A computed fold for a 325-nucleotide RNA, annotated as Bacterial RNase P class A.
The model forms 92% of the base pairs in the Rfam consensus.
Rfam family: Bacterial RNase P class A. Rfam links the family to the GO terms tRNA processing, ribonuclease P activity and dimeric ribonuclease P complex. Rfam classes the family as a ribozyme. Rfam's curators write: Ribonuclease P (RNase P) is a ubiquitous endoribonuclease, found in archaea, bacteria and eukarya as well as chloroplasts and mitochondria.
[in-house]
RNA sequence: AAGGUGGGACGUUCCGCCGCGCCUUCCCCAAGGGAGGUGAGGAAAGUCCGGACAGGACAGGGCACCCUGCUGCGGAAAGCGCAGAUGGGAGUAAUCUUAUAUCGUCCGUAACAGAAAACAACCGCCUUUCUCCGGGAAGGCAAGGGUGAAAACGUGGGGCAAGAGCCCACGACGGGGUGUAGCGAUACCCUCCGGGUACGGAGUCAGGGCCUGCAAGACCAAAUAUACCGGCAGAUGAGGGCUGCCCGCCCGAUGCCGGGGGGUAGGUUGCGUAGAUAAAUGGCGGAAUCAAAAACGGAAACCGGCUUACCGCCCCACCUUUUUU
Numbered sequence: 001a002a003g004g005u006g007g008g009a010c011g012u013u014c015c016g017c018c019g020c021g022c023c024u025u026c027c028c029c030a031a032g033g034g035a036g037g038u039g040a041g042g043a044a045a046g047u048c049c050g051g052a053c054a055g056g057a058c059a060g061g062g063c064a065c066c067c068u069g070c071u072g073c074g075g076a077a078a079g080c081g082c083a084g085a086u087g088g089g090a091g092u093a094a095u096c097u098u099a100u101a102u103c104g105u106c107c108g109u110a111a112c113a114g115a116a117a118a119c120a121a122c123c124g125c126c127u128u129u130c131u132c133c134g135g136g137a138a139g140g141c142a143a144g145g146g147u148g149a150a151a152a153c154g155u156g157g158g159g160c161a162a163g164a165g166c167c168c169a170c171g172a173c174g175g176g177g178u179g180u181a182g183c184g185a186u187a188c189c190c191u192c193c194g195g196g197u198a199c200g201g202a203g204u205c206a207g208g209g210c211c212u213g214c215a216a217g218a219c220c221a222a223a224u225a226u227a228c229c230g231g232c233a234g235a236u237g238a239g240g241g242c243u244g245c246c247c248g249c250c251c252g253a254u255g256c257c258g259g260g261g262g263g264u265a266g267g268u269u270g271c272g273u274a275g276a277u278a279a280a281u282g283g284c285g286g287a288a289u290c291a292a293a294a295a296c297g298g299a300a301a302c303c304g305g306c307u308u309a310c311c312g313c314c315c316c317a318c319c320u321u322u323u324u325u
Base pairs, nucleotide, nucleotide: 001321002320003319004318005317006316007315008314010312012288013287014286015285016284017283018282020039021038022037023036024035025034026033027032041296045307046306048305049304050303051302053213054212055211056210065209066208067207068206069205070084071083072082073081074080085100086099087098088097089096090095101204102203107200108199109198110197122145123144124141125140126139127138128137129136130135153171154170155169156168157167158166173194174193175192176191177190179188180187181186217269218268219267220266226261228259229258230257231256232255233254239251240250241249242248
């Protein structure tokens, strides 16, 4: 210098003009107007996880159902963060990514191919026997071939009719014990044991989980109807119909007034140094940094996370290649 990896910060600022919401204040009967203040993000987004708050349910315990699952620390908690362990994968590397409770028992799966996918035997090897000499029959074996993502530990030796962890040595894997290091997951040394695999949506173990969300919920409260209570009038006719009124005719037991609770419209609150109401936070011009002011995007009750979207520039650490000293 070029390319790359990981982390972090920023997400314009100033001036002028026009415009919008809310608050305070002044003028005004009011409508409205003036002044001052204040007014989106790093993700306000997705609504995925946790909480707080609220209402409902609930004596206590268990089952079922759901979620999580290596270790340590942090955190109110989290499908959260940081650091670390072991295995797999990608990259020359920095680094990234993924998995990790357990499988004794019960259950399921292991496609295609293949004889057999977990009590295997197609080719093959061996023994006995028959033979028309091509081969057939009965039995043993699981080394070699073949299939497959995977074939029942690997190499060497012994052994055998042929073979095989059948036996032995070394090694790999799994488990137990002692020691050393570490808080721990775990690593390393020694030693003993083992041979029916892998996976998990089934099982087991441990921890956790009631349901619904601010349109939750709380308070105030018209009009109309009215539980209930009181008063007055009423078959000596309340009240209603014909019918707007009087008379008349017809029907015939309630009517009026006051109190009162629940609840609807509506209002307040929940609700914030933006705030809510279908909902404001904007536009233009100039200047600055400058190659460029561009991207993703707009609060709707609140808090902590996660995830997703995104312009350009800067900072820190590290890696690779080349060159110079």